[in-house]
RNA sequence: GGCUUAGUAGCUCAGUGGUAGAGCAGGAGACUCAUAAGCUCUUGGUCGCAGGUUCAAGUCCCGCCUAAGCCA
Numbered sequence: 001g002g003c004u005u006a007g008u009a010g011c012u013c014a015g016u017g018g019u020a021g022a023g024c025a026g027g028a029g030a031c032u033c034a035u036a037a038g039c040u041c042u043u044g045g046u047c048g049c050a051g052g053u054u055c056a057a058g059u060c061c062c063g064c065c066u067a068a069g070c071c072a
Base pairs, nucleotide, nucleotide: 001071002070003069004068005067006066007065010024011023012022013021018055026042027041028040029039048064049063051061052060
C1' cells in the first nucleotide's frame, strides 16, 4: 500500500429499509431478624465521524477514523 471483517446502553451482543432490544451491571420496591440469591418495576443510546439515496436508513451507497486478520 491492497483486501476482508468488526464498530449499537457501563460490559457482552441481537437487530439485513418501517417508532432501537436482550442478558449482565446500576437504581427502586417487595421478601428476610439481616444479607445474598431468586421475584417485580425501572434508569441508561446524537447506532464510530461526515455526506448521499429514499416518504422512511442502525440497515443501502461514497469518503474518513479506530481495531483485528490476510496478502505484498
Record summary:
Model confidence (mean pLDDT): 84 of 100. This is a predicted structure of a 72-nucleotide RNA (transfer RNA). The RNAcentral record of the sequence draws on ENA. Its Rfam family is "tRNA". By type it is a transfer RNA. About the family: Transfer RNA (tRNA) molecules are approximately 80 nucleotides in length.